Predicted 3D model of an 88-nucleotide RNA (SAM riboswitch aptamer (S box leader)) from an Acidimicrobiaceae bacterium. The sequence was found by an Rfam model in a public genome assembly. The coordinates come from a structure-prediction model, not an experiment, and the mean pLDDT is 89. Of the family's consensus pairs, 96% are formed in the model. Lineage of the source: Bacteria > Bacillati > Acidimicrobiia > Acidimicrobiales > Acidimicrobiaceae.
[in-house]
RNA sequence: CCUACAUCAAGAGCGACCGAGGGACAUGGCCCGGUGACGUCGCCGCAACCAGCCGAAGGGCAACGGUGCGAACGCCAUGCGAUGGAGG
Numbered sequence: 001c002c003u004a005c006a007u008c009a010a011g012a013g014c015g016a017c018c019g020a021g022g023g024a025c026a027u028g029g030c031c032c033g034g035u036g037a038c039g040u041c042g043c044c045g046c047a048a049c050c051a052g053c054c055g056a057a058g059g060g061c062a063a064c065g066g067u068g069c070g071a072a073c074g075c076c077a078u079g080c081g082a083u084g085g086a087g088g
Base pairs, nucleotide, nucleotide: 001088002087003086005084006083007082008081013043014042015041016040017039021032022031023030025079026078027077028076029075044070045069046068049066050065052061053060054059074080
């Protein structure tokens, strides 16, 4: 990078640094942002896809490990996209 599959209205925030844009992209809306957003780092947490444990199975337990996530339904609509494990 490609393919198919599963999930995407539940859940979980503080601090430090930075300094103007940000919410993937396009269009249209709506919203966040010098009362410091976005981002980075630290700590804390949520969830439970993989891995682990129990079970014949449906399923359950746990949260040390690999990911993911912690404004708004993936912010909303259309196109689409993101994450996970698997195969190539």